[in-house]
Order: sequence, then structure tokens, then C1' cells
RNA sequence: GCGCGGGUAGCUCAACGGCAGAGCACCGGCCUUCCAAGCCGGGUACGGGGGUUCGAUUCCCCUCCCGCGCU
Repeated sequence: GCGCGGGUAGCUCAACGGCAGAGCACCGGCCUUCCAAGCCGGGUACGGGGGUUCGAUUCCCCUCCCGCGCU
């Protein structure tokens, strides 16, 4: 330099163009003599910029970062 894959919550991952979800973690409450476990509830995220569209995490272009391959 070229090609491919990836970037979403604190972490690991979902989400065929139409409400952004789960598990674990965290916070609060219940329970318990206390802790743990269990139960109920809660906050937090689409790498950046542009385009297409009534509507973009999703499609297109550019760009940044990570990984793999080729040279």
C1' cells in the first nucleotide's frame, strides 16, 4: 500500500430501514440479627463527518481506531 472483519451500557454481546435490548457488573428497596443468595425497581451506550430516505445502529461515501490476510 491492497483486501476482509470489527467499533453499541463499566464488561461480553444482540438488534432483516420503524420504541436501542440481554447477561454480568453498579445503585436503591424488600427479605435476613448481619452478610451472601433470592425478589422488585433504576441509571448509563450506537467511533467521527457527510449522503440516501418520511424515517438510519442498519444502506452508500470519506475518515479514525482495533484485528486478520496479501504484498
Overview:
Predicted 3D model of a 71-nucleotide RNA (transfer RNA) from a Eubacteriales bacterium. The source organism's lineage runs through Bacteria, Bacillati, Bacillota, Clostridia and Eubacteriales. The sequence was found in a public genome assembly. Rfam family: tRNA. Rfam links the family to the GO term triplet codon-amino acid adaptor activity.